[in-house]
RNA sequence: UAGAGUUUGAUCCUGGCUCAGAACGAACGCUGGCGGCAGGCCUCAUACAUGCAAGUCGAGCGGAAAGGCCCCUUCGGGGGUACUCGAGCGGCGAACGGGUGAGUAACAGGUGGGUAAUCUGCCUUUCGGAGGGGGAUAACGGCUGGAAACGGCCGCUAAUACCCCGUACGGUUGCGAUGCUCUCGGGCAACGCAAAGAAAGGGGCCCUUAAAGCCUCGCCGAAAGAUGAGCCCGCCCCCCAUUAGCUAGUUGGUGAGGUAAUGGCCCACCAAGGCUAUGAUGGGUAGCCGAGCUGAGAGGUUGAUCGGCCACACUGGAACUGAGACACGGUCCAGACACCUACGGGUGGCAGCAGUAGGGAAUAUUGCGCAAUGGGCGAAAGCCUGACGCAGCCAUGCCGCGUGGAUGAUGAAGGCCUUCGGGUCGUAAAGUCCUUUUCUGAGGGAAGAACUAUCGGGGGAGGAAAUGCCUUCGGUUUGACGGUACCUCAGGAAUAAGCAACGGCUAACUCCGUGCCAGCAGCCGCGGUAAUACGGAGGUUGCAAGCGUUGUUCGGAAUGACUGGGCGUAAAGGGAGCGCAGGCGGCCAGGUCAGUCGGAAGUGAAAGCCCGGGGCUUAACCCCGGAAUUGCUUUGGAUACUGCCUGGCUUGAGUAUGCGAUAGGAAAGUGGAAUUCCAGGUGUAGCGGUGAAAUGCGUAGAUAUCUGGAGGAACACCGGUGGCGAAAGCGGCUUUCUGGCGCAUAACUGACGCUGAGGCUCGAAAGCGUGGGGAGCGAACGGGAUUAGAUACCCCGGUAGUCCACGCCGUAAACGUUGUGCACUAGGUGUGGGAGGUAUCGACCCCUUCCGUGCCGAAGCUAACGCAUUAAGUGCACCGCCUGGGGAGUAUGGUCGCAAGACUGAAACUCAAAGGAAUUGACGGGGGCCCGCACAAGCGGUGGAGCAUGUGGUUUAAUUCGAGGCAACGCGAAGAACCUUACCCAGGCUUGACAUCCCGAGACCGCCAUGGAAACAUGGUUUCCCCUUCGGGGGCUCGGUGACAGGUGUUGCAUGGCUGUCGUCAGCUCGUGUCGUGAGAUGUUGGGUUAAGUCCCGCAACGAGCGCAACCCUUGUCCUUAGUUACCAGCGGUUCGGCCGGGCACUCUAGGGAGACUGCCGGUGAUAAACCGGAGGAAGGUGGGGACGACGUCAAGUCAUCACGGCCCUUAUGCCUGGGGCGACACACGUGCUACAAUGGCCGGUACAAAGAGAUGCAACGUCGCGAGGCAGAGCUAAUCUCAAAAAGCCGGUCUCAGUUCGGAUUGGAGUCUGCAACUCGACUCCAUGAAGUCGGAAUCGCUAGUAAUCGCGUAUCAGCCAUGGCGCGGUGAAUACGUUCCCGGGCCUUGUACACACCGCCCGUCACAUGACCCGAGUCGGGUGCACCCGAAGUCGCUGGCCCAACCCGCAAGGGAGGGAGGCGCCGAAGGUGUGUCCGGUAAGGGGGAUGAAGUCGUAACAAGGUAACC
Repeated sequence: UAGAGUUUGAUCCUGGCUCAGAACGAACGCUGGCGGCAGGCCUCAUACAUGCAAGUCGAGCGGAAAGGCCCCUUCGGGGGUACUCGAGCGGCGAACGGGUGAGUAACAGGUGGGUAAUCUGCCUUUCGGAGGGGGAUAACGGCUGGAAACGGCCGCUAAUACCCCGUACGGUUGCGAUGCUCUCGGGCAACGCAAAGAAAGGGGCCCUUAAAGCCUCGCCGAAAGAUGAGCCCGCCCCCCAUUAGCUAGUUGGUGAGGUAAUGGCCCACCAAGGCUAUGAUGGGUAGCCGAGCUGAGAGGUUGAUCGGCCACACUGGAACUGAGACACGGUCCAGACACCUACGGGUGGCAGCAGUAGGGAAUAUUGCGCAAUGGGCGAAAGCCUGACGCAGCCAUGCCGCGUGGAUGAUGAAGGCCUUCGGGUCGUAAAGUCCUUUUCUGAGGGAAGAACUAUCGGGGGAGGAAAUGCCUUCGGUUUGACGGUACCUCAGGAAUAAGCAACGGCUAACUCCGUGCCAGCAGCCGCGGUAAUACGGAGGUUGCAAGCGUUGUUCGGAAUGACUGGGCGUAAAGGGAGCGCAGGCGGCCAGGUCAGUCGGAAGUGAAAGCCCGGGGCUUAACCCCGGAAUUGCUUUGGAUACUGCCUGGCUUGAGUAUGCGAUAGGAAAGUGGAAUUCCAGGUGUAGCGGUGAAAUGCGUAGAUAUCUGGAGGAACACCGGUGGCGAAAGCGGCUUUCUGGCGCAUAACUGACGCUGAGGCUCGAAAGCGUGGGGAGCGAACGGGAUUAGAUACCCCGGUAGUCCACGCCGUAAACGUUGUGCACUAGGUGUGGGAGGUAUCGACCCCUUCCGUGCCGAAGCUAACGCAUUAAGUGCACCGCCUGGGGAGUAUGGUCGCAAGACUGAAACUCAAAGGAAUUGACGGGGGCCCGCACAAGCGGUGGAGCAUGUGGUUUAAUUCGAGGCAACGCGAAGAACCUUACCCAGGCUUGACAUCCCGAGACCGCCAUGGAAACAUGGUUUCCCCUUCGGGGGCUCGGUGACAGGUGUUGCAUGGCUGUCGUCAGCUCGUGUCGUGAGAUGUUGGGUUAAGUCCCGCAACGAGCGCAACCCUUGUCCUUAGUUACCAGCGGUUCGGCCGGGCACUCUAGGGAGACUGCCGGUGAUAAACCGGAGGAAGGUGGGGACGACGUCAAGUCAUCACGGCCCUUAUGCCUGGGGCGACACACGUGCUACAAUGGCCGGUACAAAGAGAUGCAACGUCGCGAGGCAGAGCUAAUCUCAAAAAGCCGGUCUCAGUUCGGAUUGGAGUCUGCAACUCGACUCCAUGAAGUCGGAAUCGCUAGUAAUCGCGUAUCAGCCAUGGCGCGGUGAAUACGUUCCCGGGCCUUGUACACACCGCCCGUCACAUGACCCGAGUCGGGUGCACCCGAAGUCGCUGGCCCAACCCGCAAGGGAGGGAGGCGCCGAAGGUGUGUCCGGUAAGGGGGAUGAAGUCGUAACAAGGUAACC
């Protein structure tokens, strides 16, 4: 020392991405009251208009341009003075201060040292001086050139300018000699001799001047100090090795030169060195530091403001002057640019302060003042100072203050929301009382001021004294800011709040709009009609004169891990060994003290951070003090450990001796089996091959078989998680050569060791080169199959190759996916090699021990899986490697290779993941077990025909709507002619057909007539009802008004309810406990058993719930109760009908009860559960059937049964009415009916049910009709009457295999019934007609017993009926099941998985299109740089110096000399040029791969045994 979101169905881990924090020289958006303190071109070191930024000194000099003063004046002017001072000579300054960061990877910077290798103006102290002389020159005057800038010639003049001579305390140099000392090179101090070498004056006091003296400022020589500077050294100081070699002044020496000074700094000669893997050289980037930001720290990052150093001043080069420069506001040259020009020639340098243009997202005033601080000059006054002090602009930052305070509930109005009750904004406002920081006005009003100077006074040292020097007191004088800070008074809440957010992270929620649109977004992600995620509003949250956004840095990130990570499977162990450098290293002792640890000293500037204190009202800010500055240096100690040196030891390592095992390696030889081929024999028609075939071989004799031969390759059995080897790898046998290992012994050496970057060697297979060899196998290739295709899998052939020799290659899933070595840490059990012990005839067993190789396991470790003395445990040493996925092991460069290619190895771009292990499911053309009319075995169908019905499609004004694999399709619909009805056409209505409320009226209702298709309209007629306390109330009808009604309009993906389905499948869960980091597991798995998670046993589980079963209904047996309408055994009567009397026995009805429970017996099983068989029983192992449907799945179905949220319509999407449609018809499908016939049709006769229904109904009997039916109507509210005839069956007859006496469609005609009405569009009847169809392709359905099949009967709906449908009822009444391989569905266990929308999953590659990035690229353009050469400015240096020259020397002079200069020559030398190389970048025809993108094309490679296991 804080974490969070995001990979998954969920989990743990790995791992990236993202967020919350702090900061900023910031910018942008919205907003903006005040003050203080700070900050303000990060970009173009781009170009600059204008002004200012370095001058000063008259007390250095000659002087007087201008002004002042004085004098004169002809008023034009002249003279004087030096108050003052232009220009000039001279001195000092200009090398400071100020700016910028281009360059620089360097002794540039930091830090610590050295200088015995140095310099230092002004300043301080001390010592000693300052004598004499000389010649010039600017200014000025004259002439003159030029446009200008600027000159030229002649003449005059001064100095603290210049020169010479003298002097020399001391200094310098040379020689000689001495002492001290050190870092041994020298340094310091005396001494002797010799040589050369200095200077400048100004002002003041005294005073008439001068002289002298004194004072002061200067001057010269020297010594010392201080300050500043130069040079040298140790250490530190960015990235790239896809930069590995660099270097000729290079490295060193000697000697000259040069410098203040060392030094190849430069030169001559000599030598051949110097640097580099501890990173030279090259390339890129960059001013460095104190410090700033961040961080717990270690670190990371930055180098604005302030401070130190460096570098630069338009670009490049150079020197001059000077104490100091190679000089920002100096000089010269070259170049670019700009300006002036009379075109000849000149001038300039804001990276000083302001300011301008440009660039840019972006950064201020052409301000005031020298009052303060500081600087230059001056004796001083003072002058100068864009340093600086202030002011201006900017919310750029930090800090402070305010925008009011108290009270105030009808919780006002208004907004928003609402479940309509209310809630909220909200004490918020208004109102009342108060305050005045700010603001406005007025008044007062600081500190910053100390100096200096001057006036007056005092003291002190020294001196003869005084100017003077030192010091002190009082007065006068000096403020840009600025009438500012601050204070007081008056006025009045008066002048002052925004911004962002509100899905999670992350504090804060609702409404409306929008409808994958518009948009949002930091990540995850929102938006497709109910968006807390978009836009607006209300509310809320956060911060606040600011708030957000963007950018950047650090943090979080232990995500480069020193502190503090990893590498079996997540990314990551090098293929293996040997080994140089390097790193690390056994025991004992001694020495040393380099590392290490204490002490002391120096340094670590100031500022900053931190602590304490103080000053501004506070704070920010400022001041003072302290601490700290983890570092470096010096010195003196300690000596355990490490290092180094020395001596020793034996346990590490090695050697020796003995024994042993071995597919260790190389070479030579040799053997048998098998395949193939050749020859021959026997022999005949096939062989071979496959899922099945074919190609192929074979009558020219194959295959098969026998004999002989040839050739190549590989070595069965033994053979073994056996052995050996470093790995790759090694297997018949023998011989030769050779390596390593183990055990035993403890003789020898004495740490000789471990690891190992580079390097070297070895290194499967494939491949390459040369030459051999070639039996089998066998890429490529050919053929045959398979297939939609099949460039594959299968088959027949077959070339390289496989083999040998030599040489390359150097890679593999080279894997134990586990680097090497050493040590330590429970065991058990195999196996290989050796040794020992015991015992023995014996090495048979047994025990101990060392080495190897396996398995299982403790602790421990691990994300888990797993590892576990052969570690993935615990430690040490060293090496290699990793840092999200893709792009990519690609591109490019380099190295290697004959090539193939190998090694090294990126980026742009893109994604929010990619992964590991484990979990639960689901799935598998995985496995095991089990079930089901699932298959099989059977019986009957469908699919073909006609018709019925439903659906699709088509058509239509409409053919209303819904249902869509199973699980839509004789379904909603248990009944569409009108109605229904939702659809279409037409005609009407608008508070409505219907509900509630309000107002008014009381027959407007009804009936009749007219019009109309009707709804309806008009007219006539008619003039309400009930209750009452008599006040009124209620109902009904009509009219009116608005709230509202109404909607089969939409959303079943907003819903409730109901339903289907998996599935009557046996499952689905929970509590507690236990295991696991966790998801989760256990229980529920296992052994049996069952129809069943049914039961038993076992078990870290023990229990429980919903399901199963049972309880319920029905049916099968019996008993009992009760007998009318049912029944009739016995008795009587009879019309012969249980009809009547009677009876309750029987049947039956409907109440109750019994019965069945594996209860009993035997066997099997485990003694259990249970199963098998048996007895008894009406019924036997859930007796048959029904109702009953777990957790859940399918966004399954239904908004059109109903209900309901949202949306939509409101003279219509509502309502009424007439007609039409839902019934269409080229077609297609589903479900059915009737058939195709003789087990049949037809005709006649005859027998036996059950369950139902019936008062707008069922209807007997009778009668009419061929019939449907009509007339009529007994009985029946129904165990009473009716429907009602059951049919198949049985008996008899007929038909005789045919489109028929089968079949009945279709059509014509005639009718009946229902109904307001049968045209579209009913059913039935009769007569006539008599179609297709002769048993149905692929395919497919139902059924396991009273079932299928077959036969009738009833009923709901209903006026009638399109019913062959639905739901029930009974009659007759089979066949078959070996069995679970296969198809379908399901259950349990297990396995694999890259699936989880869950295999209808996932997913790969080419092609096509679009977009943006990248690579190569004929070239082309630009930049950097190396080398060689050419040219060569300015300038230093050298030479020359025939031309020129005042000072000094010689000389009377002329002249000469010394010295200097111009000019010339030479070396070097910037820019420029030429050639050549190299590096980087831009651009480019064309080429290439890769990424991304919505539903494109082709296939199916991978994930399951992925359908040929996958992969390298």